This is a predicted structure of a 732-nucleotide part of an RNA (large-subunit ribosomal RNA, domain II) from Candidatus Harpocratesius repetitus. The full RNA is in RNAcentral, with records from ENA. The prediction has a mean pLDDT of 81. The organism belongs to Candidatus Harpocratesius, within Archaea.
[in-house]
Context: one part of a larger RNA
């Protein structure tokens, strides 16, 4: 990993709540104790507990077995119906009343009824308390055969080198003492086998031979040296030439037991079915933010008894935001100002001053642009109260009142509003919708995008999005664009700004058979080389002016060009030709702008008067959607049966049946007992196939096998239901 076995809300005790039974203003025994047919049962046993009165801290005081109103069911009388009247138990108010307080007023709490006892269900609480899981901490014990130090008793250490003091002989010196040669043979002394020990390659090996080996090179041998045997020192302690390194492959505190199932707000797990409803990721507090506690959301039950709002519209009020203004408040352009500027720059001006001009600078007046913390103004919208209308409600809402929760990390390229940020599949808030808890169908794939909200079941018909081939439906009709494989995407999953004599389509304007626009031919002159400037300046460096004749027309010249000049060439006009041509704008579609890393990606083939775009319309395909047929649940509602009953039928539901946490309500199945009724050697259980039945959990039939027990129906009681837990044991 498979498989088979085990494998997790239980017990006791005690609160609360609900049933269901006993008694009931009482209810009950307990520890004990007799009895007996002796686990069962029966009596006795009122101690105690609850409960019959509460108010007050206390001391003390101590209530209606009442009254008035409302009124639900209910009855009763009337009333063809529909409904009206009484009475009216539960229920509501109020009053008297009882207490504290308090001078009073007045407020607080009570006031005439239902408890108890005991079983079952659900839950709190203390216990291990659903199960598994710590690292840790506390007690007592047992280790120094490893390992570290002492002490004791032992045992080893080839083989060479160096050559300290002393000494002996000789020399030198007055003298301490030197000096040479022998000789000696010190030394934690050299070299090096062994013993030991572990440097290097950071080498082999690294599921190894080996839980520290193996090769190789090292280190080291008269010492603080290795080494047997024997004995001492231990657990917050021992021993350490000190690494927190050692004390039996264990050390920032050994081992084994034990306290103990330690705790664990953390992980992971948690066992059969169907019905019915159905959440929360917010508000406080909280040494609190992985937690819990109350509030809101969810769900079961009671209870009361009539309205309740998610809606539309009309009235009538609130509101200052989208916008927009510029009246205020701040900010801001260009002007003007016969207002001011004070001991303000600057210039003129005077002997000095006055005065003047000019900037700035505070006002005014028009203009331009502006606001989250400006507003002369002002939506949509959202709200408050009231009315109609709609929706739902006596088949019991709405509210109460108890019992059980879950949740208290959210998410979001949807839609709208901010707020931080360059921004982000960011961060943080608010609204709706949706994901979460939501299936189906579309977007290739794709929680939250589009269409839709899924009892079962058969058949239709559409929605989104589709209809060339994968792949279900058009190679559909009509008429344009696109040439870029542009596109072949609703978006998500980009592609900008600026450019285009690509191309199409509109509009505006101007010229045209008195001939336009394009070509071709020709002409493009005088005054004049204007004037000035210049060395020169002749249409053409450059200032300045830009006239006037001739003529079909020609600029004091548009562009080349000369040192100037010449030369070319535009405008202008004329003939040829011949019907449109010219400029602007304006919009579709394309087109450059366009850069990432194996060759690629409209999903893919592929596709061009499309199978792209755009615009029109027909048809068809496409979902659990929607209508149709039958069927089951659920809820209502009546009917029958029954009166220890829970049980058939019938009617109705557009507006009931998607569902995780979780509430709630019904069943299957296992073991084991009790009562009943069976079954089996003519073959129990069990095993293996396989037929039918039930919505399912499941049942039952039949062949085989198998050989000796086993079951139905009611009912108790549980060690009752596996697929997960790196689950636990065994097998492959």
């Nucleotide at each position: 990993g498979c498989c088979a076995g085990g494998g997790a809300g239980c017990u006791u005790a005690u609160g609360u709540u609900a049933g269901u039974g006993g008694c009931g203003a009482g209810a009950u025994u307990a520890a004990g104790g007799g009895g007996a047919u002796c686990a069962c049962c029966c009596c006795c046993g009122a101690a105690g507990u609850c409960g019959c009165a509460g108010g007050g801290a206390a001391a003390c005081c101590g209530a209606u077995a009442c009254a008035u109103u409302c009124g639900c069911a209910a009855c009763u009388u009337c009333a063809u119906u529909a409904g009206a009247a009484g009475u009216g138990a539960g229920g509501a108010a109020u009053g008297c009343g009882g207490u504290g307080u308090g001078a009073a007023a007045g407020c607080g709490c009570c006031u005439a009824u239902a408890g108890u006892c005991a079983c079952u269900g659900a839950u709190g609480u203390a216990a291990u308390g659903c199960c598994c899981g710590a690292a840790g901490u506390c007690g007592g014990a047992c280790g120094a055969u490893c390992u570290a130090g002492g002490c004791c008793u032992g045992g080893u250490c080839a083989g060479g080198g160096c050559g300290a003091a002393g000494u002996g002989c000789g020399g030198g010196g007055a003298a301490a003492c030197c000096c040479g040669c022998a000789u000696g043979g010190a030394g934690g002394u050299c070299c090096g086998a062994u013993a030991u020990c572990g440097u290097u390659c950071u080498g082999a090996c690294g599921u190894g031979c080996a839980a520290u080996u193996c090769g190789u090179u090292g280190a080291g041998u008269u010492g603080a040296a290795c080494u047997g045997g024997g004995u001492c020192u231990a657990g917050g302690c021992g021993g350490a030439a000190a690494a927190g390194c050692u004390a039996a492959a264990u050390c920032u505190a050994g081992u084994c037991c034990g306290a103990g199932g330690a705790u664990g707000g953390c992980u992971g797990g948690u066992u059969c079915c169907c019905c019915u409803c159905g959440a929360a990721g917010c508000u406080g507090c909280u040494c609190a933010a992985a937690g819990g506690c109350a509030g809101g959301c969810c769900u079961c039950a009671u209870a009361c008894g009539a309205g309740a709002g998610u809606g539309a519209u009309u009235g009538u009020g609130g509101u200052g935001u989208a916008g927009a203004g510029c009246a205020c408040u701040a900010a801001u352009u260009c002007g003007c100002u016969u207002g001011g500027u004070a001991c303000g720059g600057g210039g003129a001006g005077u002997a000095a001053a006055a005065u003047c001009c000019u900037c700035g600078c505070c006002g005014g007046c028009u203009u331009c642009u502006u606001a989250a913390a400006c507003u002369c103004c002002g939506a949509a919208g959202c709200u408050g109260c009231a009315a109609u209308c709609c929706u739902u409600g006596u088949a019991g809402a709405c509210u109460a009142u108890g019992g059980g929760a879950g949740a208290c990390g959210g998410c979001u390229u949807a839609c709208c509003c901010g707020c931080g940020g360059u921004a982000a599949g960011c961060g943080u808030g608010g609204g709706u919708a949706g994901c979460g808890a939501g299936a189906g169908a579309g977007a290739a794939a794709c929680a939250a995008c589009u269409c839709a909200g899924a009892c079962c079941u058969c058949g239709g018909u559409u929605a989104a999005g589709g209809u060339c081939c994968u792949a279900a439906a058009g190679u559909g009709u009509a008429g344009a664009c696109u040439a870029a494989g542009u596109g072949u995407u609703a978006a998500a999953c980009c592609g900008a700004a600026u450019g285009g004599c690509g191309u199409c389509a509109u509009u505006u304007u101007u010229c045209g058979a008195a001939g336009a626009c394009a070509g071709c031919a020709a002409a493009a002159a005088g005054g004049u080389a204007g004037g000035c400037u210049c060395a020169g300046a002749a249409a053409c460096a450059g200032c300045c002016a830009c006239c006037c004749u001739a003529c079909a027309a020609u600029g004091a010249g548009u562009a080349c060009g000369u040192a100037a000049c010449a030369g070319u060439u535009c405008a202008u006009u004329u003939g040829c030709u011949a019907a449109g041509a010219a400029a602007a704008a304006u919009g579709g579609c394309c087109c450059a702008g366009a850069a990432a890393a194996u060759g690629g990606a409209c999903g893919g083939g592929g596709c061009u008067c499309a199978a792209g775009u755009c615009u029109a319309c027909c048809a068809c395909c496409g979902a659990u959607a929607c209508c149709g047929g039958g069927g089951g649940g659920c809820a209502u509602a009546c009917u029958c049966a029954g009166g220890a009953g829970c049980g058939a039928g019938u009617a109705u539901g557009a507006u009931c049946c998607g569902g995780u946490a979780g509430a709630g309500g019904g069943g299957c199945g296992u073991g084991g007992g009790g009562c009943u009724c069976g079954a089996g050697a003519u073959a129990a259980a069990g095993u293996a196939c396989g037929g039918c039945c039930g919505u399912a959990a499941g049942g039952u039939c039949g062949u085989a096998u198998g050989a000796a027990u086993c079951g139905u129906g009611c009912u108790c009681c549980a060690g009752u239901g596996c697929a997960g837990a790196u689950c636990c044991u065994g097998g492959c």